[in-house]
Context: one part of a larger RNA
Molecule: small-subunit ribosomal RNA, 3' major domain
Organism: Flavobacteriales bacterium
Formats: sequence, structure tokens, C1' cells
RNA sequence: UGACGGGGGCCCGCACAAGCGGUGGAGCAUGUGGUUUAAUUCGAUGAUACGCGAGGAACCUUACCUGGGCUUGAAAGUUAGUGACCGCUCCUGAAAGGGAGCCUUCCGCAAGGACACGAAACUAGGUGCUGCAUGGCUGUCGUCAGCUCGUGCCGUGAGGUGUCGGAUUAAGUUCCAUAACGAGCGCAACCCCUAUCUCUAGUUGCCAGCGGGUAAUGCCGGGGACUCUAGAGAAACUGCCCGUGUAAGCGGUGAGGAAGGUGGGGAUGACGUCAAGUCAUCACGGCCCUUACGUCCAGGGCGACACACGUGCUACAAUGGUAGGGACAGUGAGUUGCAAGCCGGUAACGGUGAGCUAAUCUACAAACCCUAUCUCAGUUCGGAUUGAGGUCUGCAACCCGACCUCAUGAAGCUGGAAUCGCUAGUAAUCGGAUAUCAGCCAUGAUCCGGUGAAUACGUUCCCGGGCCUUGUACA
Repeated sequence: UGACGGGGGCCCGCACAAGCGGUGGAGCAUGUGGUUUAAUUCGAUGAUACGCGAGGAACCUUACCUGGGCUUGAAAGUUAGUGACCGCUCCUGAAAGGGAGCCUUCCGCAAGGACACGAAACUAGGUGCUGCAUGGCUGUCGUCAGCUCGUGCCGUGAGGUGUCGGAUUAAGUUCCAUAACGAGCGCAACCCCUAUCUCUAGUUGCCAGCGGGUAAUGCCGGGGACUCUAGAGAAACUGCCCGUGUAAGCGGUGAGGAAGGUGGGGAUGACGUCAAGUCAUCACGGCCCUUACGUCCAGGGCGACACACGUGCUACAAUGGUAGGGACAGUGAGUUGCAAGCCGGUAACGGUGAGCUAAUCUACAAACCCUAUCUCAGUUCGGAUUGAGGUCUGCAACCCGACCUCAUGAAGCUGGAAUCGCUAGUAAUCGGAUAUCAGCCAUGAUCCGGUGAAUACGUUCCCGGGCCUUGUACA
């Protein structure tokens, strides 16, 4: 100087407390361990692995296994040589590959060029190893308030001071004091979205007033008022008032205001820590393989199943289930696409097909409300599992897809010890969209809106963190 303490002081955080809803029990989905296997490819492993890399494993992907092939190689470059290339047919084969035949005989005057085949050579190739050789990127402490420097001063020196003290703040934020005076990286602000208003602009959006028209609809003429769209601005700064304080600041059912003290959210992550993670995104040193650890193909596997754990979905019901009727979103997507409407089918879906390269066209929002029924039961709860029949995608649904219909109708009556999330448009609950994508194992991920709470006395305790101080046989 640090680190540590079941030392002290001060302070903070859904850390506890106060509340609400979960997990842990059941069934299923998914990831992992283990076991099994020819292979169940590899990585991630307390917090910081385990719906993680993977934002789509039937083939492909694919790296694994079995078997069949190739060896300058699947791809790229250079140099001779040959001549077409392309295309078509046949044999063999699971295919890859191997063999045979047909048709062709490029451009250019030439030099030469394009393309293909091909011996040889140089080059290739490796998801092989090392993340403890590395770059880059990332997680975590932590959006915590810290981490440093120049000059000066103090100390023999390591180093200290500044950065401490008194206040204050979300903040090393600011003020006062001060052997320190300044400065940098962080904090904050500048950036984006959102809440209000003004101006500009009105199409594909809107429709108050005027006119036309319809069974009805901004449907039409028209209009720019309103909503909205999307560009520019305004607005919030403790600016004003009162109280308090030396000041910074703090308090107020204060005023004004759409918004009040960081208005709400996002992006943004200091010096560093964990030899943290990644050589399988990529790059790269070293090592290793080179008729194979490279490469092509078919089939299988990554989907196994006594079991254990994590994360979820669905439930156990009446604040509910079922049937009928009625209402209201926002984000985003769409031409190899979204598809209205009509017809067929109980349905999945099929046929036909208007419109739309989209503020123009397309896709039932659901919870909710009304009516009826069920009357507390393993049930009109719950839907696993299994049987049968189908639909769709796709060369192909056996291993191993999703969906529909009929039948079947398991466990489960609120879950031990323990444990997680959340402070407001939040939790809870309800549906919708998108990426990936032929299809989909999505209950996942990322967004979008609808309905919409309870509680916080407080900081004694648990956990994590910051500052000061103290002890130490630790570095």
C1' cells in the first nucleotide's frame, strides 16, 4: 500500500421487512448430468453453465458412426499439353462413382483469347490439439462511483497529500474548509423513443361543416377544422413564491403547467478482477495429419432411457368450464408472397380467385360484456396416453414433422425442507406480431398492445456493494 475480520462508524440496492404471484408435488415440452450405444459430434459447469452457442437436427445442416468411393484432391491460382465445351442415350451401382456410345469441332486474318479435360510440379485441405502462446468479441463485479495524472509540498524509502474533514447528492454531484493548485478517464449532459403545444405539409390517412349517392360503408365531389402521419421548433431550469441553511441544497396539498425536481424508458459499461468464456463465427503463433485427422456419397446418429437436476407450458376448477350472440388494439410482415369473397369438406384443408411491390389490399385479437347451462363430483374439471381415419409441406414424414376428426380419457383436489421474481402502467393476467423457416417438434426468443393491482413501518437481522477508521503472525 492492499486484502481480510462471526472489529467499529456512515450510506446504498426488491438485500431484508411489508405485499402479490410463482418454483419445489402432477403430466408434458425443453436443456443438462448420468447411463446406454457402432455413434449417441463438439463446446458452456457456483454466483457469471443447464429453452446456453442453436433466430428452426427428417435428407441437407453435420462436425459423429457404419459402409462404398477419390488422392493435386470438393473450391481457387500459375506453367506445359490436348480440343471443343455443353447436351443426349445406355449398362452397373444405394448413391457417389465407374464404363460405353451419339451429337458437336468455339471466337479471331494472324498473334492470341475464352471454355473444358488432363500428366506433372508448386500450391491445397483439416469443426485436429493448445483460450494456460494470442487478436478480436463477450460475461461478471456494476451503470457500482470510482480509477488516475502533471506540478508543488511531506517522507531516507515504499509511498502519502490532492481523493481527507463538515454538509449535500442518484453520483469523487455540488458547496464550505484545506499544502495543495489544476487536469484526464468515468458521473451528468449532448443522442434516440415517449408524454403537451405551435408551425409546415395533406396522400394511400382523417370527415366537422356543404353537396351527391347507397340496403349500408369517407362511397363520391370537396375540405385541412379534428385524429393521425413526419419534419422543424417551443417547453422543465429548483426558473418563481414561502420556510430553512453561510453555501451547495432540502422541505411545501405552493403557484403556473401536459409534465416538477434525473418526468418515464433506451442506447451508453472508467482503471481493473476472475490465467473467467470462445482456436467450432472469424483471424493467428506453435504442434500434429497428408491414398488421410483431407474429401464425395448412402444409411444411421445428434431424438436412446432405470434415474437425478435446471428452465418452462398445461392444470388441479364455479373470480370457473361449455354453447350462442356482441365490442374494442398496437407493433411488425407480405410478389417463389399475403390472400378477401364464393364453392366443396364436420374439420385440418382443397378448388377458384378480386385486390395488394402496401398509411391504398390481406391476416377472427383474446381476456371483456350479455344470455343459457353445469352445482362441487376426479365432474360438462383436467387433458396425458393409446387406437382408427385423414390433411399439408417436402425426392422422402419408419427411425423422426405439424395439423384435423372420431374414440380413449392417465396423473393431478394447490404441492415438505427450501427457494425465485416484482415498487406502477410495474406485478399478475390476456391475446397478437416477427426473425429463423419448404414444413416444424415454438410451451422458446425478441417485440407489440388490452385489462390492471397490493405493499414499503423501517434498516435490528440475511446477501452484495461504496467511503472513513481500527486490528493482523496474510501478500